[in-house]
RNA sequence: GACCCGUUCGUCUAUCGGUUAGGACUCCAGAUUUUCAUUCUGGCAAGAAGGGUUCGAUUCCCUUACGGGUCG
Numbered sequence: 001g002a003c004c005c006g007u008u009c010g011u012c013u014a015u016c017g018g019u020u021a022g023g024a025c026u027c028c029a030g031a032u033u034u035u036c037a038u039u040c041u042g043g044c045a046a047g048a049a050g051g052g053u054u055c056g057a058u059u060c061c062c063u064u065a066c067g068g069g070u071c072g
Stems, first nucleotide, its partner, number of pairs: 001071007010025004018055001027043005048064005
């Protein structure tokens, strides 16, 4: 340099065009407990960036950034 794959809550992960973007762990609050732990209930928190197609995009297309791989 060329090509291929990937990027979603703090972490892991689901979601193959129609939504309040779901779940687990963590964190916070409350209940239970003499206290802690456990358990239960509730809550906070996310689509790498930009543009395009579409009535509608995390999803399809293009560019850029980052990471991984193959070739030279």
Molecule: transfer RNA
Organism: Akkermansiaceae bacterium